[in-house]
RNA sequence: GAAGCACGCCAGACCGCCGCUGGUGCAAUCUGGGAAACCAGGCACUGGAGGAACGUCCGGACUGCACAGGGCAGCGUAGCAGCUAACGGCUGUCCACCGUGAGGUGAGGAUCAGAGCAACAGAGACGAGUUCGGGCGCUUCGCGCCCGAAGUGAAACGGGCAAUCUCUACGCGCAGCAACACCAAGUAGGCACACGUUGACGGGGCCCCCGGAGUGUGCGGGUAGGUGGCAUCGAGCCGGUGGGGCGACCCCCGGCCCAGAUUAAUGGCGGUCACAUGCGGGCAACCGCAUGCACAGAAUCCGGCUUAUCGGCGGGCUUCACAC
RNA sequence: GCUCCCAUCGUCUAGUGGUCCAGGACACCGGCCUCUCACGUCGGUAACAGGGGUUCGAACCCCCUUGGGAGCGCCA
Numbered sequence: 001g002a003a004g005c006a007c008g009c010c011a012g013a014c015c016g017c018c019g020c021u022g023g024u025g026c027a028a029u030c031u032g033g034g035a036a037a038c039c040a041g042g043c044a045c046u047g048g049a050g051g052a053a054c055g056u057c058c059g060g061a062c063u064g065c066a067c068a069g070g071g072c073a074g075c076g077u078a079g080c081a082g083c084u085a086a087c088g089g090c091u092g093u094c095c096a097c098c099g100u101g102a103g104g105u106g107a108g109g110a111u112c113a114g115a116g117c118a119a120c121a122g123a124g125a126c127g128a129g130u131u132c133g134g135g136c137g138c139u140u141c142g143c144g145c146c147c148g149a150a151g152u153g154a155a156a157c158g159g160g161c162a163a164u165c166u167c168u169a170c171g172c173g174c175a176g177c178a179a180c181a182c183c184a185a186g187u188a189g190g191c192a193c194a195c196g197u198u199g200a201c202g203g204g205g206c207c208c209c210c211g212g213a214g215u216g217u218g219c220g221g222g223u224a225g226g227u228g229g230c231a232u233c234g235a236g237c238c239g240g241u242g243g244g245g246c247g248a249c250c251c252c253c254g255g256c257c258c259a260g261a262u263u264a265a266u267g268g269c270g271g272u273c274a275c276a277u278g279c280g281g282g283c284a285a286c287c288g289c290a291u292g293c294a295c296a297g298a299a300u301c302c303g304g305c306u307u308a309u310c311g312g313c314g315g316g317c318u319u320c321a322c323a324c
Numbered sequence: 325g326c327u328c329c330c331a332u333c334g335u336c337u338a339g340u341g342g343u344c345c346a347g348g349a350c351a352c353c354g355g356c357c358u359c360u361c362a363c364g365u366c367g368g369u370a371a372c373a374g375g376g377g378u379u380c381g382a383a384c385c386c387c388c389u390u391g392g393g394a395g396c397g398c399c400a
Base pairs, nucleotide, nucleotide: 001320002319003318004317005316007314008313009312010311012273013272014271015270016269017268018267020048021047022046023045024044025043026042030041031040032039033038050295055305057304058303059302060301061300062176063175064174065173069208070207071206072205074172075171076170077169078168079093080092081091082090083089094108095106096105097104098103109167110166114165115164116161117160126158131149132148133147134146135145136144137143138142180228181227182226183225190219191218192217193216194215195214201211202210203209221399222398223397236256237255238254239253240252242251243250244249275292276291277290278289279288280287281286325396326395327394328393329392330391331390334350335349336348337347342380352368353367354366355365356364373389374388375387376386377385
């Protein structure tokens, strides 16, 4: 210098004006909307998207069903050791494959428990058997035994496929914030049929077991409003030449409180600078003008994985070439 | 928001590891028939949503993506 490998970080910056949407404090105890529950309105201060908020693919928290108990079925995972609230995630390591290498990929338990599958080609495809050649034995034909061979094919007698059934070990009760709790309003809390203490129905597959007096379907009626859950003292965030561990991670110290609705906020304009592309000028450094600035946007919350992504920065490592 | 399901010629579908460069019907195109059209008859075009993996071999099994569809309020 060229080509790569793996990792970490950023996702335009600043100023001014005008908005949108939450929180806290103060004041009024008023005004408006509404049938009510409840919501909104003033001033000041202050918060306001992401690394993937995407997908909803795993795991948990939380809530209800019985403080969710036993068995069968079903589903999932799979070297070994660890991390973690948990996981199919992550870390370390062994093995296999790919790569010159840095590295990458792996649903990597079991086929002497059993079953199933293997098209075409080939003599023969998992049952055994024998295409050709040679040797030996028996009485020649022939039969039996042993050895070797080409060819076909993914695979040729020894096994292969468990992302085929299955077996082993471990895990999973089921549902999901439209969960769930409460408030307000409203009425025809009605009618018909079926089942039901000899247990309907519920416990979201079935049985046991537990609860249990109403339940289901159809027709008809009412309301389609509000509050909490829910914006967080948390598996929380930031910092530390702090400690332990190869590492994932754990412990200690200090600081911080950090988005949140349901007519669904996070925006618009102007200016300066930075970046990219195009055009024009210039020998060049550069100058001027125009355009653009990826993927994407929270909705109960959190830990992961996957997928999308214009570009930029940082340190580390490998291979090749050249010089010393 | 949450939970599920589906994807094969233009349309409806068969196919559940190999005999499938994927079969059938309707539609479309061409020939024959007819004076012409229709009917009939013969032939043809035309598809596994995209990507990756497992396997000797994938429309089929597994994963990701894309597109489409369905269900779920409360009172009594």
Predicted 3D model of RNase P RNA and transfer RNA as a complex of 400 nucleotides. Rfam match: Bacterial RNase P class A. By type it is a ribozyme. The coordinates come from a structure-prediction model, not an experiment, and the mean pLDDT is 79.